[in-house]
RNA sequence: UCCGACAAAGGCAAACCCGGGGCAACCCGGGGACGCAAAACCACGGGUCCCACAGGGAUAGCCGGGUUGCCGAAA
Repeated sequence: UCCGACAAAGGCAAACCCGGGGCAACCCGGGGACGCAAAACCACGGGUCCCACAGGGAUAGCCGGGUUGCCGAAA
């Protein structure tokens, strides 16, 4: 480097509920844990979704790709 353990330490947080923002998709904060080894970050390609549709936007927890990163058994 690769890989990802009935390992250790620590981390994130789906649905749902409450408060706030947005026309909406959805986002933010709190509670809460279904899960996650990049479920950290980036809309570059594809997908899906929304709208006040020459167009603009959402989703990184849909897939691919890029960047960075904790731990260290086996192969």